[in-house]
RNA sequence: UCACGACAAGGGCAAACUCAGGGAAACCUGGGGACGCAAAGCCACAGACCUAAGGUGCUAAGGGCACUACGGUGGCUGGGUUGCCGAA
Numbered sequence: 001u002c003a004c005g006a007c008a009a010g011g012g013c014a015a016a017c018u019c020a021g022g023g024a025a026a027c028c029u030g031g032g033g034a035c036g037c038a039a040a041g042c043c044a045c046a047g048a049c050c051u052a053a054g055g056u057g058c059u060a061a062g063g064g065c066a067c068u069a070c071g072g073u074g075g076c077u078g079g080g081u082u083g084c085c086g087a088a
Stems, first nucleotide, its partner, number of pairs: 004086002012037002017032006035075001041081003045078003048073003054068005
């Protein structure tokens, strides 16, 4: 240095839920809160999943239904990239 991951050391992040805000929604941001996480740091390239404003179609029309991502999820997986410590 690389691989690897300890009943090590110092720490870090923060699920559900909740309050406030944004958003059509999924979801996101901040405060509280901890289920957990050795990358639960960062990145939507690939797959997967979530939502359907807008668009298209159906319906006599309304309502509604179906399909669809340019939206979202990195704490779904793969991959890329950066990093603390140093037992076996």